A computed fold for an 81-nucleotide RNA from a Nitrospirota bacterium, annotated as c-di-GMP-I-GGC riboswitch aptamer. Lineage of the source: Bacteria > Pseudomonadati > Nitrospirota.
RNA sequence: ACCGAUAAAGCCAAACCCUCCGUAAGAAGGGGGCGGAAAGCGGCGGGUCUUAAUUGCGAUAAGACGGCUGAGCUGCCGGAG
Numbered sequence: 001a002c003c004g005a006u007a008a009a010g011c012c013a014a015a016c017c018c019u020c021c022g023u024a025a026g027a028a029g030g031g032g033g034c035g036g037a038a039a040g041c042g043g044c045g046g047g048u049c050u051u052a053a054u055u056g057c058g059a060u061a062a063g064a065c066g067g068c069u070g071a072g073c074u075g076c077c078g079g080a081g
Stems, first nucleotide, its partner, number of pairs: 002079003011036002016031004021026001034067001040073002044070003047065005
């Protein structure tokens, strides 16, 4: 490099509830546990979603999602060799 057990050591944490931030998509913290072998990292490509206030115009804009996906970087345990 390859593989992922009804094993094992640990890890993460969906929906939902509470607090809080945001116009919103959603974020953070606590509870919770559907699930996950990269559900670790970064919005680079695709995809999906949101857009109040301000502004002369401008959505080919500005944002959100890494637990949708491709690629990238990194990595635990074990199996087999």